[in-house]
RNA sequence: AUCGCAGACCGCCUUAUCGCUUCGCUUGCGAAGAGGAAAGUCCGGACACCAAAGAGUAGCAUAACGGGUAACGCCCGUCCGUUCGCCUCGGCGAAUGAGGACUAGUGCAACAGAAAGUAUGUACAGUUCGGCUGUAGUGAAACCAGGUAAACUCUAUGCGGUGAAAUGCCAUGUAUAUCAACGUUCCGUCUCGGCGGAUAAGGGCUACUCGUCCGAGGUUGAAGGGUAGGCAGCUAGAUUCAAUGGGUAACUAUUGAGCAAGAUAAAUGAUAAGGGUUCGCUUCGGCGAAUACAGAAUCCGGCUUACAGGUCUGCUUUUUUU
Repeated sequence: AUCGCAGACCGCCUUAUCGCUUCGCUUGCGAAGAGGAAAGUCCGGACACCAAAGAGUAGCAUAACGGGUAACGCCCGUCCGUUCGCCUCGGCGAAUGAGGACUAGUGCAACAGAAAGUAUGUACAGUUCGGCUGUAGUGAAACCAGGUAAACUCUAUGCGGUGAAAUGCCAUGUAUAUCAACGUUCCGUCUCGGCGGAUAAGGGCUACUCGUCCGAGGUUGAAGGGUAGGCAGCUAGAUUCAAUGGGUAACUAUUGAGCAAGAUAAAUGAUAAGGGUUCGCUUCGGCGAAUACAGAAUCCGGCUUACAGGUCUGCUUUUUUU
């Protein structure tokens, strides 16, 4: 220099004018304003509610060993398996693994072959003379067989549900009304109107059963009326950056510095000029085209998928020079 693999980061820049949203204040100035995936809605949570949220079944998920993390089906390390490359044939490097169990049971294996399981023909050899033992033929697999569990299944472990349109508060306004079904019971106290408790019909615990909770001016259902407004949740966190220490690493401790959208039918932009990068052409002066994937909606940690191009690091192939 070059081929490939893996990882990390960036992913258009500057100026001017105008415009939009939030916050601050000295009220016309200042500050900030869509990602590495915001996508998928696949996992794990924070948070909120389900009247206390329990047990079992169903269902789903995970699976070598150890560590990390709030937790995980995620990440790191070691071992083992598979594939590729190199090589001093014992290893090295890279990638990858849905890595427990096939004597608990049930299945599956085309063609070929006599036969694919307690099935077994033919030929040859041995023989304790019993197709008893062995070899040959076919096949991936032929002595009571081995293979296969991202085949059903079994073992161990784990999992309550819903989802910010969760949920809570305020204001306004209506109808304390109508119809139907079931129920309208018992006890205690007492100032006789209340208070408290138990239970019924029925309902809740978001698949079912048990259990439990609500429930007597009750419960459920139907029809109808009012409301569609505002505020909170809403962004100060399992947070970001730097230094030092511990650790092979994932990560973690201490110290210091920092605050980076909060919209609500949805803001985060438009125009102009110059420049950067890539590609093509070239009369070598330049000309033309392109500038990726994509757009917050409660938030966070992961996984998966998409991505023009650029920079850096590690390992490796080939070649050249010293």